[in-house]
Context: one part of a larger RNA
RNA sequence: UGACGGGGACCCGCACAAGCGGUGGAUGAUGUGGAUUAAUUCGAUGCAACGCGAAAAACCUUACCUACCCUUGACAUGCCAGGAACUUGCCAGAGAUGGCUUGGUGCCCGAAAGGGAGCCUGGACACAGGUGCUGCAUGGCUGUCGUCAGCUCGUGUCGUGAGAUGUUGGGUUAAGUCCCGCAACAAGCGCAACCCUUGUCAUUAGUUGCCAUCAUUUAGUUGGGCACUCUAAUGAGACUGCCGGUGACAAACCGGAGGAAGGUGGGGAUGACGUCAAGUCCUCAUGGCCCUUAUGGGUAGGGCUUCACACGUCAUACAAUGGUCGGUACAGAGGGUUGCCAAGCCGCGAGGUGGAGCCAAUCCCAGAAAGCCGAUCGUAGUCCGGAUCGGAGUCUGCAACUCGACUCCGUGAAGUCGGAAUCGCUAGUAAUCGUGGAUCAGCAUGUCACGGUGAAUACGUUCCCGGGUCUUGUACA
Numbered sequence: 001u002g003a004c005g006g007g008g009a010c011c012c013g014c015a016c017a018a019g020c021g022g023u024g025g026a027u028g029a030u031g032u033g034g035a036u037u038a039a040u041u042c043g044a045u046g047c048a049a050c051g052c053g054a055a056a057a058a059c060c061u062u063a064c065c066u067a068c069c070c071u072u073g074a075c076a077u078g079c080c081a082g083g084a085a086c087u088u089g090c091c092a093g094a095g096a097u098g099g100c101u102u103g104g105u106g107c108c109c110g111a112a113a114g115g116g117a118g119c120c121u122g123g124a125c126a127c128a129g130g131u132g133c134u135g136c137a138u139g140g141c142u143g144u145c146g147u148c149a150g151c152u153c154g155u156g157u158c159g160u161g162a163g164a165u166g167u168u169g170g171g172u173u174a175a176g177u178c179c180c181g182c183a184a185c186a187a188g189c190g191c192a193a194c195c196c197u198u199g200u201c202a203u204u205a206g207u208u209g210c211c212a213u214c215a216u217u218u219a220g221u222u223g224g225g226c227a228c229u230c231u232a233a234u235g236a237g238a239c240u241g242c243c244g245g246u247g248a249c250a251a252a253c254c255g256g257a258g259g260a261a262g263g264u265g266g267g268g269a270u271g272a273c274g275u276c277a278a279g280u281c282c283u284c285a286u287g288g289c290c291c292u293u294a295u296g297g298g299u300a301g302g303g304c305u306u307c308a309c310a311c312g313u314c315a316u317a318c319a320a321u322g323g324u325c326g327g328u329a330c331a332g333a334g335g336g337u338u339g340c341c342a343a344g345c346c347g348c349g350a351g352g353u354g355g356a357g358c359c360a361a362u363c364c365c366a367g368a369a370a371g372c373c374g375a376u377c378g379u380a381g382u383c384c385g386g387a388u389c390g391g392a393g394u395c396u397g398c399a400a401c402u403c404g405a406c407u408c409c410g411u412g413a414a415g416u417c418g419g420a421a422u423c424g425c426u427a428g429u430a431a432u433c434g435u436g437g438a439u440c441a442g443c444a445u446g447u448c449a450c451g452g453u454g455a456a457u458a459c460g461u462u463c464c465c466g467g468g469u470c471u472u473g474u475a476c477a
Base pairs, nucleotide, nucleotide: 001477002476003474004473005472007471008470009469010468011467012466013465015461016460019425020424021423022422023421026316027315028314029313030312031311032310033309034307035306042053043052064302065301066300067299068298069297070296073127077126078125079123080122081121082120083119086103089100090099091098092097107116108115109114129291130290132289133288134287138285139284140280141279142278143276145274150189151188152187154185155184156165157164158163169180170179171178195268196267197266198265200236201235202234203233204232205231206230209226210225211224214223215222239262242256243255244254245253246252318418322377323376324375325374326373327372328371334365335364336363339358340357344353345352346351384415389410390409391408392407393406394405395404431453432452433451434450435449436448437447
C1' cells in the first nucleotide's frame, strides 16, 4: 500500500421488512448429471453451466458409430500431356461409384498452321486437408463484480524509502454530483450531457391515411375537403427557470404555482482502471505439437430422440373470481413473389378445391383473447383435469419405422394448492389475456418483440446477502 475480520462509523441496492404471484408435491416439455450403448459427437459446471452454444438433429445439418469406397484428393496455386464445355440412354450396386453408349466442336488473336483464356480428364511432385490437442502459448469476441462510483496522471509539497498528498474533512447528490474548507494546483478515463424511443404543441405535406360541414352509399363507397385522427420531417418545450421556507450569504433540500410533463419525466443504447490463468483453438484468425492410402475425403444405414434414477428451467392443472354452449365489442407491432393467399364451394375437422388482389398506410396473413350479455353445471375426482392408449385421417417432404406436426372418434391416469427450503416483482410494474417475427419444406410449452385488462405493499434499516467511503487490528501478500 492492499487484502481480510463472527472490528467500528456512515450510506446504498426487491438485500431484508411490508405485499402479490410462484418454484419445491402431480403429469408433460426441455436441458443437464448418471447409467446404458457400436455410437449415444463436442463444449458450457457456484453466483456468472443446466429451454446454454443450438434463431429449428427424420435425410441434410453432423462433428459420432457401423459398413462400403477414394488417395495431389471435395477445395487453392504452380508444371506436363490430351480433350470444347456439356449432354442422351442402358447395366451392376444400398449408394458413393464403375462399365458401355448418343449428340456435340463454342470465345479471343490469326489467311492458315498454330497460340491464348475458360472448363474437363490423366500423370509426377511441391502441397492441400484436419470441428485433431493445447483458451495455462494467443488475437478477437463475451460473461461477471456493475451502470457500482470509482480508477489514474503531470507539476509541486512531505517522507531516507516503500509511498503519502491531491481523491481526506463539513454539507449535499443517483453520482469523485456540486458547494465550502484545505500544500496543493491543474488534467485524463469513468458520472452527467450529446444519440434513439415514448409523453404535449406548432409548422410543412395529404395518398394508399382521415371524415367535421354538403351531397351520395349496403359500405369513406363516390364527389368533395385536409379541419380532426394518423403518418414523417423540422422546430418548440423542463432549466430548480419562478414564488415561499430551511440551509453557512453556498451547494442543495422541502412545499407551491404555472404546465402535457417537475426536479435524471418513463424506457433503451452506452459498461472506467481492473478481477476471475472466468468462457470460447467447434464462428473466425493464429504460435507450437500431432495425422498424411488417414485423425483427410465420399456414400448408405444408424446415433445425437436410449432410461431404474437425480437436479435445473418451463407448460398445463387441481376448478365456480371456474368449465361448457350461444350472442356480441375493442388492439398494437410485424411478415408476404420459390411468397401472403380473399370471396365462393366440399369436408364434423386438420384440410382440399378455387382463383380475385397484393412487390403492399392500397391486397392478404387476420377470427384478437381475456371482456360484456344470456343459458347450463352445484362441490363431485365432477360437464374439473387432460396424461396415456386404440382406431381413422390431413399436411409437409425422395422418405414420417427408429423419429414430425396437426385433426376426428373412443379411452380418460396422476392431481383436491404441495415438507424443509427457495425465486421474481415497487406501476402501466406484478399477475393475467391473446397477437406477431426470426429460425423454418415441415415442426415452439423455447426465444425475441407487441399490445389488452390491471393490482397490493414499502413502518423502517435491528437482522440476512452484495456493494461503496472513512477508520481500526493483523503471525496474510
Description: RNAcentral holds the full RNA, with entries from SILVA. Small-subunit ribosomal RNA, 3' major domain from a metagenome, 477 nucleotides, folded computationally. Rfam family: Bacterial small subunit ribosomal RNA. Rfam links the family to the GO terms structural constituent of ribosome and ribosome. The prediction has a mean pLDDT of 84.